[in-house]
Molecule: transfer RNA
Organism: Clostridia bacterium
RNA sequence: GGCCCCAUAGUCUAGCGGUUAGGACACCGCCCUCUCACGGCGAAAACUGGGGUUCGAGUCCCCAUGGGGUCA
Numbered sequence: 001g002g003c004c005c006c007a008u009a010g011u012c013u014a015g016c017g018g019u020u021a022g023g024a025c026a027c028c029g030c031c032c033u034c035u036c037a038c039g040g041c042g043a044a045a046a047c048u049g050g051g052g053u054u055c056g057a058g059u060c061c062c063c064a065u066g067g068g069g070u071c072a
Stems, first nucleotide, its partner, number of pairs: 001071007010025004018055001028042004048064005
């Protein structure tokens, strides 16, 4: 340098173009307990950036950025 794949909360991950963007762990609050742990309930927190298509984009297209793989 060419080609391919990936990018969603702190971490891991789901998401037929129309969901309030879902789940697990972690964190926080409350309950439980003499206390801690376990357990129960609740809350907060995310679509890498910029364009395009569309009535509507996390999802499709293009470019960029970052990561991984492969060839040289």